A computed fold for a 329-nucleotide part of an RNA from a Thermodesulfovibrionales bacterium, annotated as large-subunit ribosomal RNA, domain IV. The organism belongs to Thermodesulfovibrionales, within Bacteria. The coordinates come from a structure-prediction model, not an experiment, and the mean pLDDT is 90. The RNAcentral record of the full RNA draws on ENA. Rfam family: Bacterial large subunit ribosomal RNA. Gene Ontology terms of the family: ribosome and structural constituent of ribosome.
Context: one part of a larger RNA
């Protein structure tokens, strides 16, 4: 010096990103317990008192009297608590070996598909699962207890429905064109030209479904939800008006937020002092309604701020124990 422990005057978080670590609390009995609440809870809330031994009595719960110590759950085991907020309702699940969470799941909600040889899934198939089930069932997708709710847009994309018209494949169809060529014509005898049938190549019109175009529907389908200018008898602001654009211009609720750039916004609270925190305001760079919105008791090895208790975290160190290191052997 390192590791693991024990103690420490006065102070008591001044430490630090942060009370990390440690300390503290602790069992049982009695008293007593707030807001809030889904009336179950919150609760072991909080906060107090008791706790050993002997004798007598006892309705066996305890009561009365006496006694000892600094100390009686005499050792060990054995909750710290409170206030406020974010997120997620909850118990659960997860990155086997750096993440346990506000991620996943979840009951509940909604949409959609499926009439049974179901949809869907696995499998060239047979076959199997679904299911020895049958729409109060099963598959898929989104949302995620509960409470109050969930606005406007169908122009684009998707899906569903429609079938008049346009377009459209193979197939059918063969107009026409071409190759070969019997034969015929011309010839300077080298060759040139025309060309039926057959065989072969090519091939227009026409006919041809779904799809697409088209016509409707549909947003708890993918998604989207404006700009400029003016106006009130102080000022300021603009209920109001004008204008342009759009498929429609963001309703309720919430809002510097797990979202706010400017920003440590401004005001209030808490502190002697507060870029964090809580309550407000609204100028929302860039919230917003099942990629759900806003609340919410209970719950959480969750995250954030504050307080009480308690302490070697610290002021700021010191002492001690065991085991290493080091020296000698």
């Nucleotide at each position: 010096c390192c590791c693991u422990c024990g103690c420490u005057a006065a102070g008591g978080a001044a430490c630090u990103c942060g009370g990390c670590a440690a300390a503290a609390u602790a069992g049982c009995c009695c008293c007593g317990u707030a807001a809030c609440u889904u009336c179950g809870g919150g609760a072991g809330a909080a906060g107090g008192g008791g706790u050993c031994c002997c004798u007598g009595c006892u309705u066996c719960g305890g009561c009365a009297g006496g006694g000892c110590g600094c100390a009686g759950u005499g050792a060990a085991u054995g909750g710290g608590c409170c206030c406020a907020g974010g997120c997620g309702a909850c118990u659960g699940u997860u990155u086997a070996c750096c993440a346990a969470a506000a991620a996943c799941a979840c009951a509940g909600g909604u949409g959609u598909c499926u009439g049974c040889a179901a949809a869907c899934u696995c499998g060239a198939a047979a076959g199997a699962g679904g299911a020895a089930g049958u729409a109060u069932a099963g598959g898929c997708a989104c949302u995620g207890a509960c409470g109050c709710c969930u606005g406007c847009c169908c122009g684009g994309u998707g899906c569903c429905g429609g079938a008049a018209g346009g377009u459209u494949a193979a197939c059918a169809g063969g107009a026409g064109g071409g190759g070969u060529c019997a034969u015929c014509c011309c010839u300077u005898c080298g060759g040139g030209g025309a060309g039926a049938a057959g065989c072969c190549c090519u091939g227009a019109a026409u006919c041809g479904a779904a799809g697409c175009c088209c016509c409707g529907g549909u947003a708890a389908a993918c998604g989207g939800c404006g700009g400029c200018c003016g106006u009130a008898a102080c000022u300021a602001u603009a209920a109001c008006g004008g204008u342009c654009c759009u498929a429609a211009g963001g309703u309720a609720g919430c809002g510097a937020a797990a979202u706010u750039c400017c920003u440590u916004g401004u005001c209030g609270g808490g502190u002697a002092a507060g870029u964090u925190c809580c309550g407000a305001c609204c100028u929302g760079c860039a919230c917003g309604a099942a990629u759900g919105g806003c609340g919410u008791a209970a719950c959480g090895a969750u995250c954030u701020g504050g307080g009480c208790g308690c302490u070697g975290u610290c002021u700021c160190g010191g002492c001690g124990a065991g085991g290493g290191g080091c020296u000698c052997g």